[in-house]
Context: one part of a larger RNA
RNA sequence: CCUGUACCUGGACAGAAAGACCCUAUGAAGCUUUACUGUACCCUAGGAUUGGUUAUAAGCUAUUCUUGCGCAGAUUAGGUGGAAGGCGACAAAAAUACUUCUUAUGGGAAGGAUCGAGCCAUUAUUGAGAUACCACUCUAGAAGAGCUAAAUUCCUAACCUUGUGUCAUAAAUUAUGGCCGAGGGACAUUCUCAGGUAGACAGUUUAUAUGGGGCAUAGGCCUCCUAAAAAGUAACGGAGGCGCGCAACGGUUUCUUUGAGCCAGGCGGAAAUUGGCUUUAUACAUGUAAGGGCAUAAAGAAGCUUGACUGCAAGACCCACUUGUCAAGCAGGGACGAAAGUCGGCCUUAGUGAUCCGACGGUGCCGAGUGGUAGGGCUGUCGCUCAAUGGAUAAAAGUUACUCUAGGGAUAACAGGCUGAUCUUCCCCAAGAGUUCACAUCGACAGGAAGGUUUGGCACCUCGAUGUCGGCUCGUCGCCACCUGGGGCUGUAGUAGGUUCCAAGGGUUGGGUUGUUCGUUCAUUAAAGCAGUACGUGAGCUGGGUUCAGAACGUCGUGAGACAGUUCGGUCCAUAUCCGGUAUAGG
Numbered sequence: 001c002c003u004g005u006a007c008c009u010g011g012a013c014a015g016a017a018a019g020a021c022c023c024u025a026u027g028a029a030g031c032u033u034u035a036c037u038g039u040a041c042c043c044u045a046g047g048a049u050u051g052g053u054u055a056u057a058a059g060c061u062a063u064u065c066u067u068g069c070g071c072a073g074a075u076u077a078g079g080u081g082g083a084a085g086g087c088g089a090c091a092a093a094a095a096u097a098c099u100u101c102u103u104a105u106g107g108g109a110a111g112g113a114u115c116g117a118g119c120c121a122u123u124a125u126u127g128a129g130a131u132a133c134c135a136c137u138c139u140a141g142a143a144g145a146g147c148u149a150a151a152u153u154c155c156u157a158a159c160c161u162u163g164u165g166u167c168a169u170a171a172a173u174u175a176u177g178g179c180c181g182a183g184g185g186a187c188a189u190u191c192u193c194a195g196g197u198a199g200a201c202a203g204u205u206u207a208u209a210u211g212g213g214g215c216a217u218a219g220g221c222c223u224c225c226u227a228a229a230a231a232g233u234a235a236c237g238g239a240g241g242c243g244c245g246c247a248a249c250g251g252u253u254u255c256u257u258u259g260a261g262c263c264a265g266g267c268g269g270a271a272a273u274u275g276g277c278u279u280u281a282u283a284c285a286u287g288u289a290a291g292g293g294c295a296u297a298a299a300g301a302a303g304c305u306u307g308a309c310u311g312c313a314a315g316a317c318c319c320a321c322u323u324g325u326c327a328a329g330c331a332g333g334g335a336c337g338a339a340a341g342u343c344g345g346c347c348u349u350a351g352u353g354a355u356c357c358g359a360c361g362g363u364g365c366c367g368a369g370u371g372g373u374a375g376g377g378c379u380g381u382c383g384c385u386c387a388a389u390g391g392a393u394a395a396a397a398g399u400u401a402c403u404c405u406a407g408g409g410a411u412a413a414c415a416g417g418c419u420g421a422u423c424u425u426c427c428c429c430a431a432g433a434g435u436u437c438a439c440a441u442c443g444a445c446a447g448g449a450a451g452g453u454u455u456g457g458c459a460c461c462u463c464g465a466u467g468u469c470g471g472c473u474c475g476u477c478g479c480c481a482c483c484u485g486g487g488g489c490u491g492u493a494g495u496a497g498g499u500u501c502c503a504a505g506g507g508u509u510g511g512g513u514u515g516u517u518c519g520u521u522c523a524u525u526a527a528a529g530c531a532g533u534a535c536g537u538g539a540g541c542u543g544g545g546u547u548c549a550g551a552a553c554g555u556c557g558u559g560a561g562a563c564a565g566u567u568c569g570g571u572c573c574a575u576a577u578c579c580g581g582u583a584u585a586g587g
Stems, first nucleotide, its partner, number of pairs: 001587008010579003015573001022408004027404002029400004035204005042196003046192003051155002055152002058148004063143004068138001069106001078137005085120003095114002098111005159184005165179006208218002220242006243389001244287001245346002250305007259279006286293001288351001290349003309332004315326003321390001334343003357383007365376002415462001416460001417458003421455001423451005432442002469544001470542003474536001475533002478530002482507003485502006509523005550568004554563003
């Protein structure tokens, strides 16, 4: 070296399972609630099932009958009108005593008893004259009748419940029906129709951007820079504004103007205030941000006014579309101006919202056989922080560790990669400390490298899976050297050191606490090195921690639930094909 055998698992990003973590989907499901919209249950009202000549009060209507006192005045005069007579033996006037009601204590009304022929008006007082008589009517009340609505009550015949009752039938300890009772009773039950309530139940929504997602923030419009001297141009780049205001801050006509220099002028000067000349638009102002403008003023005033008009529009700018912007000119009827002319808002660029639906005006339009309507059209105006601002609906929040599916290395957590801000190491310069003396030693402010062990940034392989902390086992490499070896310098007397150069051969402990790495601590030691190796090593072990399902505490949340908060518990698969390695046999 070849061929075997027995073994070990470092590799084949080994096998197993279209990753369970993370994100995405106008995916799903479970659960929650003061998300939205509904639905059962329940409550309440009306109607039906549903009847009565019960009674009590209430209101109204008509009938009969009572009731009414200021002073004066025979008197208890309700009001108005008519009216000279009216009532009475026709169970009967006046009077007498009694009973009841009422009252202002004077009287009034009703009832029956005795008795037997009268009683009352017309005059004087009063705003008003006779209950002498009749009619209508007001206040307060009585009687019986009718109607109305509500409440309570009573009845029984619907309806309901019930009987060791009795009879019949059947599927026979029971059910139904008939008869006979008993108890409730027009309630209840049931049906219907409305209002309320309603996570008990149902269907759904709960958005996007985002140097992963969440939290935060943002979204439309205007101005500037970035923007690279036409225009345009991104970022969670840097600065700011807007969601209006004004009947004058609009239109027009006319008028007014700042700074600087020079000259002149009492105090007076470089500079105060005045006049003239030249030049400029810098400054102030311009309703409001910023930019661009602005003296012929677009700035500041005054007069008159409403063009902050109607119907249009050649031609352009911008532009995916929808939108947006400028505009001569024509017609109508106007404002100002002597006129020429200017005027279709404001110095300009922000001050905004499509469509549907609806409302209110106008209208020579349509009008379902016809005539009218209803309704619609056309035209003008109005109603949206539809602000997630090209606006999904009139109408919508959460949670999932009980979870599921489709996908993604288009996107996070481990590891690798790139980078190297941070980190570690080194160098340069040398202010200073070091009694003196920068450089024995230390070295500020700055500067330059290296490394790829930290924390990061990026998101490049891997989400049809690259198993994650620590420990055990087994190593191997680097040197920026902890010990051991050899030198230099020293602020090296010696001992013990400091610093620096060479050197990786060998070595680099045992315990306590903690899941710990780390750290701290005890006792030693020559020393108890620092790193890399997928933070070496789980197809080698473990499984204490982290990181499923159970449970609890604290905190947060209305709640379902949540927490780089805590706590107890919690399945670690495998017979090795190839490469590699170990041992061994034969050639």